[in-house]
RNA sequence: GACUGUUAAAGGCAAACCCGUAGUGAUACGGGGACGCAAAACCAUGGAUCCUGAUUGUUGGAUUGCCAGGUUGCCGGU
Numbered sequence: 001g002a003c004u005g006u007u008a009a010a011g012g013c014a015a016a017c018c019c020g021u022a023g024u025g026a027u028a029c030g031g032g033g034a035c036g037c038a039a040a041a042c043c044a045u046g047g048a049u050c051c052u053g054a055u056u057g058u059u060g061g062a063u064u065g066c067c068a069g070g071u072u073g074c075c076g077g078u
Base pairs, nucleotide, nucleotide: 002078003077004076005075012037013036017032018031019030020029021028022027035065041071042070043069045068046067047066048063049062050061051060
């Protein structure tokens, strides 16, 4: 460096739900909480779904822990 993986070690993230705040809303943030995750780290680029909306729908938003893609990272094995 490439491929591959979580048996081991050190760790990391945090679903649903509850409370508070913001928002028309989807939802987001903070706290609690753990369903799970080898990238559940980052990017809204393509698809998909959801919200809003003039003319049933072109604008503008949301969800990467929906799928794909790109970038980067710990440790092990070959």
The prediction has a mean pLDDT of 81. The RNA shown here (c-di-GMP-I riboswitch aptamer) has 78 nucleotides and comes from a Syntrophomonadaceae bacterium. It was read from a public genome assembly, where an Rfam model found it.